[in-house]
RNA sequence: AUGAACAUAGCAGGAGAGAUCUUUCCCAUGGUUUGUAACCGUGGGAAAGGCACCGAAGAAGUAAAUCUUUCAGGUAACCGGACUGCUAUCGGACGA
Numbered sequence: 001a002u003g004a005a006c007a008u009a010g011c012a013g014g015a016g017a018g019a020u021c022u023u024u025c026c027c028a029u030g031g032u033u034u035g036u037a038a039c040c041g042u043g044g045g046a047a048a049g050g051c052a053c054c055g056a057a058g059a060a061g062u063a064a065a066u067c068u069u070u071c072a073g074g075u076a077a078c079c080g081g082a083c084u085g086c087u088a089u090c091g092g093a094c095g096a
Base pairs, nucleotide, nucleotide: 003094006091007089008088009087010086011085012084013083018051020050021049022048023047024046025045026044027043028042029041030040031039032038033037052075053074054073058071059069060068061067
């Protein structure tokens, strides 16, 4: 027993903190000199490093924790995101 917590999958909601600085590379574009090249600026993307900051994947400490620490992670959007709700299951289980 219209069968739990939980597990797995899907859907929805889901905070905080620099769209920071420097360097390198790629793409687009403008200008200058010059001649088949070089330099500079602007915008976008990626990576590395610096300072600042956040705390809700995870990790560590604690009896435990959404508390603390920030190793990792993150600081426009996208992605991620603890947690919450709903749905599904020849799971849990024909168990208690």
The prediction has a mean pLDDT of 77. A computed fold for a 96-nucleotide RNA from Desulfobacterium sp., annotated as Glycine riboswitch aptamer. The sequence was found by an Rfam model in a public genome assembly. It matches the Rfam family "Glycine riboswitch aptamer". Rfam describes the family as follows. This family represents the bacterial glycine riboswitch.